Record summary: This is a predicted structure of a 1492-nucleotide RNA (small-subunit ribosomal RNA) from Hansenia oviformis. Rfam family: Bacterial small subunit ribosomal RNA. Rfam links the family to the GO terms ribosome and structural constituent of ribosome. A source record names the gene rrn16. The RNAcentral record of the sequence draws on ENA and SILVA. The organism belongs to Hansenia, within Eukaryota. The prediction has a mean pLDDT of 84.
């Protein structure tokens, strides 16, 4: 000794850094809804703006002369203008000034102090006037003038005393009287001393700004003189030049200090209402007089503004005192009541006076208290709201039953507060108030804000990115706990939100308590000056420091015990805090002074030794390009992806020789060296810094850092003058491009290069400031020493020191890393940084020749910008592998003609739906009507259809007439049962209510699709990492495969692969009809026809069989792999079934289902007809062809897998055919469709728009249907179109596969069938390989992506709003300077007027007054300035802003790696030149570790 809590938001997640923002507390507060009572305190923060009224400072006749009023009168009283005294310097108000001794604390000498205590002494003796009044008189008033009379505690003389000044001598210079009958009492003067109060000096403390750095002439001092209560340049002459300043002076802005207060754990921050202290101020500016105190708030003069009265001549005023008006504001009160009480003036007293105070009113402005009622009550009532329709809930809440009386009302009582005054009576504003007591009767009293998160509290309606909310994040674009309402629920409560402003949280300025390798931040580097901090030791002092003891920190607050008010705020007592300041006594360890010694730390001297350290010279060296001369040769040379521009037959490139000239120094060369950095590299010379070893000796802390300062500082860059090979900004030209003000080419100029002279800056980087010290090794390379070894050198071990690189422990870090060369542990000491943009910018200053540099803001804006790292996704990043993915091949689409979808147009309608891959022969395995949604016209209204109640009929159905295009309407015939009516059933009416192919596939369930049958996705346990997350799954081999074996901080699982299922290959067994017939039999032209047979094929069920099992090879004695045997099959034997977490708001509300929303005589339902079938035209998808490997014709041959009774339909017969007539057999291994085509054989055709192809029309026919016109297929005969193998481009396919040729089925009356789904027949080529384009896995790298590359983003232009600099200028404000005028007024001067006290010899003087005048002197004018505000055509640039325009700069190797400095140049991002950095991907080479 009682004190310290967070959280929301940057990311797809994570840590960090870092802003924003909420939760608390308070407030002189306003503003919104709303208000019962009472106690206490508060109440113009804005205009220090004007101000009407009325009040706020008087008194004293016991100081004085009057004068009045009462009394009959004497006596007395009572009032007063006036002279006199004291008091209006006190209380009361305001914060404009003031950054200062103004405050506030502690101290101090050179003063004053009325009243007031105490105390000594003293008041003799003259004198002269002026006010009141009186007269006359001005003037509108205010307010005076003149004569003349008077008193005094008014005023003056003389005397003495005390004091005061002097060394003496000497000067100066006091007094008052009243009251009383006295006694005595009040005053009066000279002195001494207190108190209290002032005034003056100083130590420390007091806000911001350096984009104010210099400033001062009465300015620092001295001296004489002057004044002042009183030191003093306070003032004035002379003298000297000082004084303040980087510890912030000047100036500039802002401001009354202080004790408190509000917040914090505290340190601190922020404040200075109300109460209390101190200051200043009083319409502004100035000035002084009186007095004990004033330069005076309710006094004087002057100037100035404003008001106000006037007879215009002149005059009067001052609420920042209390009400109170107006104004101005978001916004603050009554023109009260009393001196009763405390206080103050005056007075001898009574007393008078007091808007100082008591108190009352007004305001929820606060803080306290208190009530609005208590107990029982469930049929859980009405009603509200919700619902799953079942209930729930408001909810014991009300009703109701009972009880109590606080507050309010009534009504009766009723104070304390009075101590004091006063002879004594009496005295109380508040107030009939507070308290007490009786009365009646739930009776009069509850609101506001929330209610997505943070934050305690959810539904439903409404609305549809709209209205609107929001403190941050953010909600609202049809299912909003976020908007508005409504029920409900949280929370506070006579209040309950808001708004503003402080402090908190915020360790976000950080002394307590932060940081600077990548997040904001180390100055490019060195020397130094002030400071700052400093080695061992010895003595001394006693500033720092540390203890006691005093003074002092006013009171009220604060905080603790206590008391008083019914409690409590509040109010009273006492004690503590007041963290401090100042004396004084003491201690001496540490820092500190002051004085000695030391050598360890720094220096010096010897001796060595490395070096691209530097600066300057050379008749300086060689290799290379470039020019020129000469020779040789001849058509090309150059350059590029690829080309051109440009060279060249007037002789280029090549090639020799020769010569000129400038730069630059290869190979040595190395994470090698040496400098503070910047940066240094040929060779020689010369003159020079520094560094490291070894070693002796001096000196004796001589150190370290380092604001300001001052040098040095790469490139570009600028000035003068040289010089100019090559190389090049700009520029020209070629190309590339949509475009190319680039990238590439091909010239080329400043420049690069020398001198001197600027500049002063970079990714000036280790993105790491200097010093010292301490704290595990290891391994390597430069420079030196020593010791071993060696005979001795030279290599070599080990060891030490000084520099330079990896690796790595502790430790540290957000991580990443860093780790004796620190980013660890510590001390010292500069420099920085506090959100991102605006901005390194503006504007001010310095600097520069200029570009520019350096110093360095604001408004506005936004919720974020950042760092490290982790998982994805992406790359015109890389390894590794797979796929009909290329590549090797067949055959096609893409051209033609028709078919179909499908767009598009058209149309009453052309019904909806699907749109890259994954839509377009798709839902559609069947659109003439039906189907049918669509469209026209015509009907219907509980309805075509379900269920249900309730009434009513007796039918309905079905036949049949009539109208009608039908539906439908209208008539006629015609019922069952038995219980004869609550009966089925059907009709009607009527209520619920059906009904929807209406809308939302972004509200959904299911389904389906796609990446993909790709191999992958995951999970528990452990470990690892703060975490996200990693590991496991990665790595080393293999695989079709996360398929499997080795290794391994992992072990292990799961979904997935695989298998297991079904089919086709082979065989075994089994059963043989309607299949089947070898063998024996019978029959026939002839055929399983028929006896019989189960052999065979077949057909059905069920078994075996394939597992790298068996052999070499290779392999890690492994997985496996290659190759062989053997088998019908060989390495997943071929096919199908089966699709993993998960992606795509993929697809579908028209298969169903469903929520919500719509529609309801219609968006339902029935009916006719018509669309869906249109047709300039574009994709897509087929078919059929263009022919001879065909095309017609005849003849001939072999299949499987299917369907069949409203069917399938044999043989016959009829028709050229479709078909037809007829019906045999057949519910099917039996009959039937059914002919299988390609193939064979034969024949013709002979390369043409044909005997190829059929398309298109014309005629005439079948067939099915109610019904072929819009709209069906097939037939027969005529017609015979395009098309002669298809541009760019693109597709399918790996074997019984392509490719070719039929057959059948489901849908289906019929049919577009060329579709789709299956069936078999014939039956190939080709894979060298993985470079390349697609897609896919896995590993690894970058990222500024995460909606994830179809991402992100930058600039200019062009529009809209903001706020901001420049800007001829215009206006204001504040500040100092000079000059001029010069009011009042103090001091001074004069003697020009005048003077009642004294002097006096009476002329007169002393003196006093008034005029005059000289410093000074405020307001006022000029000038020329400095700060600072506003405004200004135009004008830069900057922020926002949902979709504007031109490009593609940046993020990957961002497609020319990128950035920094710097020229230089362009629509614009940007380009290029120089020199730089890595914060650059790959990949190769080198070094250096590490590990075996």
């Nucleotide at each position: 000794a009682u004190g310290g809590a967070g959280a929301g938001u940057u990311c797809g997640a994570u840590c960090c850094u870092g802003g924003c923002u909420c939760a608390g507390g308070a407030u002189g507060a306003a503003c919104g809804c709303u208000g019962g009572c009472g106690g206490c305190a508060u109440g113009c923060u804005u205009a220090a703006c004007a101000c009407a009224u009325g009040c706020a400072a008087g008194u004293c006749g016991g100081a004085c002369g009057g004068g009045a009023a009462g009394u009959g009168g004497u006596g007395u009283u009572u009032c007063c203008a006036g002279u006199g005294g004291c008091g209006g310097a006190c209380g009361g108000g305001u914060g404009a000034g003031u950054a200062a001794c103004g405050c506030g604390u502690a101290a101090g000498a050179a003063c004053c102090u009325g009243c007031c205590c105490u105390u000594g002494g003293g008041a003799g003796g003259g004198g002269a006037a002026c006010a009141a009044c009186a007269g006359c008189u001005g003037g509108a008033a205010a307010c005076g003038g003149c004569u003349g009379c008077u008193a005094a505690u008014a005023c003056c003389c003389c005397g003495u005393a005390g004091g005061c000044u002097g060394a003496g001598g000497a000067g100066c210079a006091a007094a008052a009287g009243g009251a009383g009958g006295a006694a005595u009492c009040c005053g009066c003067c000279c002195g001494a001393g207190g108190a209290g109060g002032g005034g003056c000096u100083c130590g420390c403390g007091u806000c911001u700004g350096a984009u104010u750095a210099g400033c001062u002439a009465g300015u620092u001092g001295g001296u004489g003189a002057g004044g002042c209560a009183a030191u003093a340049g306070c003032u004035u002459a002379c003298c000297a030049a000082g004084g303040c300043g980087a510890u912030g002076a000047u100036c500039a802005g802002u401001a009354g200090c202080u004790g408190g207060u509000c917040c914090g754990a505290g340190a601190g921050g922020a404040u200075g209402a109300u109460c209390a202290g101190c200051c200043a101020c009083a319409c502004u500016g100035g000035g002084a007089c009186u007095g004990a105190g004033a330069c005076a708030c309710g006094g004087c003069c002057c100037a100035g503004a404003c008001u106000c009265c006037u007879a215009c001549g002149g005059g009067a005023g001052g609420c920042a005192g209390c009400a109170g008006u107006g104004g101005g504001g978001a916004a603050u009160u009554u023109u009260c009541c009393g001196c009763a009480a405390u206080g103050g003036g005056c007075g001898a007293a009574a007393g008078c006076c007091u808007g100082a105070c008591g108190g009352a009113g007004c305001a929820a402005u606060g803080c306290c208290g208190c009530g609005u009622g208590g107990a029982g009550g469930u049929a859980g009532a009405a009603g509200g709201c919700c619902c799953a329709c079942g209930g729930g809930u408001c909810g014991u809440g009300a009703a109701c039953u009972u009880c109590u009386a606080u507050c309010a009302g009534c009504a009766g009582g009723g104070a304390a507060g009075a101590a004091g005054c006063g002879a004594a009576a009496g005295u109380g504003a508040c107030g009939g108030u507070a308290c007490c007591u009786g009365c009646a009767g739930a009776a009069g009293a509850a609101g506001c804000g929330c209610c997505g998160g943070c934050u305690a509290a959810c539904u439903a309606c409404g609305u549809g990115c709209c209205a609107g909310c929001a403190g941050c994040c953010g909600c609202g674009g049809u299912a909003a706990u976020a908007c508005g309402u409504a029920g409900g629920g949280c929370g506070c409560a006579a209040g309950c939100g808001u708004u503003g402003u402080c402090c908190g949280g915020a360790a976000u300025u950080a002394u307590u308590g932060g940081g600077c390798g990548u997040a904001a931040a180390g100055a490019g580097c060195u020397c130094g000056u002030a400071g700052g901090c400093g080695g061992c030791u010895u003595g001394u002092c006693a500033c720092g420091u540390c203890g006691g003891u005093u003074g002092u920190g006013a009171a009220a607050g604060c905080c603790c015990g206590g008391g008083g008010c019914u409690u409590a705020a509040c109010c009273c007592c006492g004690g503590g805090u007041c963290u401090g300041c100042a004396g004084u006594c003491g201690a001496u360890a540490c820092g500190g002074g002051c004085a000695g010694g030391c050598u360890a730390g720094a220096g010096u001297u010897c001796g060595g030794u490395a070096g691209g350290g530097g600066a300057g010279a050379u008749c300086u060296g060689g290799a290379a390009u470039u020019c020129c001369u000469g020779g040789u040769g001849u058509a090309g040379c150059g350059g590029u992806g690829a080309a051109a521009u440009g060279c060249g037959c007037a002789g280029a490139u090549a090639u020799c020789a020769g010569g000129a000239g400038g730069a630059a120094c290869a190979c040595c060369g190395g994470u090698g060296g040496c400098g503070a950095a910047g940066g240094c590299g040929g060779a020689u010379c010369u003159c020079u810094g520094g560094g490291c070893c070894g070693a002796u000796a001096c000196u004796g802390a001589c150190g370290c850092u380092g604001a300001g300062g001052a040098g040095c500082g790469a490139a570009a860059g600028c000035g003068u003058g040289g010089g100019g090979a090559g190389c090049g900004a700009a520029c020209a030209g070629g190309a590339u491009u949509a475009g190319a003000u680039a990238c590439c080419c091909u010239g080329g100029u400043a420049g690069u290069c020398c001198a001197c002279g600027c500049c002063g800056u970079a990714a000036a980087c280790g993105g790491u400031g200097g010093g010292c010290a301490c704290u595990a090794g290891g391994u390597g390379u430069g420079g030196g020493c020593a010791a071993c070894a060696u005979u001795c050198c030279a290599c070599g071990u080990u060891g030490u020191c000084c520099g330079u690189g990896c690796c790595g422990c502790a430790g540290c870090u957000a991580a990443c890393g860093c780790a004796u060369u620190a980013a660890g542990u510590g001390c010292c000491c500069c420099g920085c940084c506090u959100g991102g943009g605006g901005a390194g910018u503006a504007c001010g200053g310095c600097c520069g020749c200029a570009a520019g540099g350096c110093u360095a803001a604001a408004a506005c804006u936004c919720a974020a910008a950042g760092g490290a790292a982790u998982u994805g996704a992406c790359g015109g990043g890389g390894g590794c592998c797979c796929g009909c993915a290329c590549a090797a091949g067949c055959g096609g689409c893409g051209g033609a003609g028709c078919a179909u979808g499908u767009g598009g147009c058209u149309u009453a309608a052309u019904u909806c739906g699907a749109c890259g891959c994954a839509a377009c022969g798709c839902g559609a395995a069947g659109a003439a009507c039906c189907u049918u949604a669509c469209c026209a016209a015509g009907g219907c209204u509980u309805g075509a259809c379900a269920u249900a109640c309730a009434c009513c009929g007796g039918a309905a159905a079905c036949g049949u007439c009539u109208g009608g295009a039908g539906a439908c309407a209208g008539g006629c015939g015609c019922c069952c049962c038995c219980u004869u009516g609550u009966g089925g059933u059907c009709g009607g009416u009527g209520u619920a209510c059906a009904g929807g192919u209406g809308g939302u596939g972004c509200a959904u369930g299911g389904u389906u699709g796609u990446c993909g049958u790709c191999a992958g996705c995951u999970c528990g346990u452990g470990u690892c990492g703060u975490g996200a997350g990693a590991u496991g799954u990665u790595g080393g081999g293999u695989u079709a495969a996360g398929u499997c074996c080795c290794g391994c901080a992992a072990c292990g699982a799961g979904c997935g692969c695989a298998a297991c299922c079904c089919u086709c290959g082979u065989u075994c067994u089994a059963u043989g009809u309607u299949g089947c017939c070898a063998g024996c039999g019978c029959g026939u032209u002839a055929u399983g026809g028929u006896g019989g047979g189960a052999a065979c094929u077949c057909a059905u069920a069920g078994g075996a069989g394939a597992c790298u099992g068996c052999c070499g090879g290779g392999g890690u004695c492994a997985a496996c792999u290659c190759g062989g045997a053997g088998g019908a099959a060989g390495g997943u034997g071929g096919g199908g079934a089966u699709g993993a977490c998960g992606u795509c708001a993929a697809a579908u509300c028209a298969u169903c289902a469903u929520g919500c929303c719509c529609c309801u005589u219609a968006u339902g339902u029935c009916u006719u007809g018509g669309g869906c079938u249109u047709c300039a035209c574009g994709c897509a998808u087929g078919c059929u062809a263009c022919a001879a490997u065909g095309g017609c014709c005849g003849g001939u041959a072999c299949a499987a897998a299917g369907g069949g009774c409203u069917g399938c339909g044999a043989u016959a017969c009829c028709g050229u055919a479709a078909g037809g007539u007829g019906g045999a057999g057949c519910g099917a291994a039996u009959c039937c469709c059914a002919a299988a085509a390609a193939g064979c054989c034969g024949g013709u055709c002979u390369c043409a728009g044909u005997u190829c192809g059929g398309a298109u029309u014309g005629g005439g026919g079948u067939c099915u249907g109610c019904a072929a016109c819009u709209c069906g297929a097939c037939c027969c005969c005529a017609u015979g179109a395009a098309g002669u193998c298809g541009g760019a481009g693109u597709c399918g396919c790996u074997a019984g596969u392509a490719a070719u040729c039929g057959c059948a089925g489901a849908u289906c009356a019929g049919c577009a069938u060329u579709g789709c789904u299956g069936c078999g027949g014939u039956g190939a080529a080709u894979a060298c390989g993985u470079u390349c384009c697609c897609g896919g896995g896995c590993c690894u790298u970058g990222u500024a992506c995460a909606c994830a590359c179809c991402g992100c983003c930058c600039g200019u232009c062009a529009c809209a709003c903001u706020a901001u600099g420049g800007g001829a200028g215009c206006u204001g404000g504040c500040c100092a300077u000079g000059c001029c005028c010069g009011a009042a007024g103090u001091c001074g001067u004069u003697a020009c007027c005048u003077u009642a006290a004294c002097c006096g010899c009476a002329a007169g003087g002393a003196g006093g007054g008034g005029g005059a005048u000289g410093c000074c002197g405020a307001a006022g004018g000029c000038a020329g300035g400095g700060c600072u505000a506003g405004u200004g055509a135009c004008u830069g640039g900057a922020g926002u802003g949902a979709a504007g325009u031109c490009g593609u700069a940046a993020c990957a190797a961002g497609g020319u790696a990128g950035c920094c400095g710097u020229a230089c140049u362009g629509g614009a991002a940007g380009g290029u030149g120089c020199g730089g950095c890595u914060g650059g991907a790959u990949c190769a080479c080198c070094u250096c570790c590490u590990u075996u």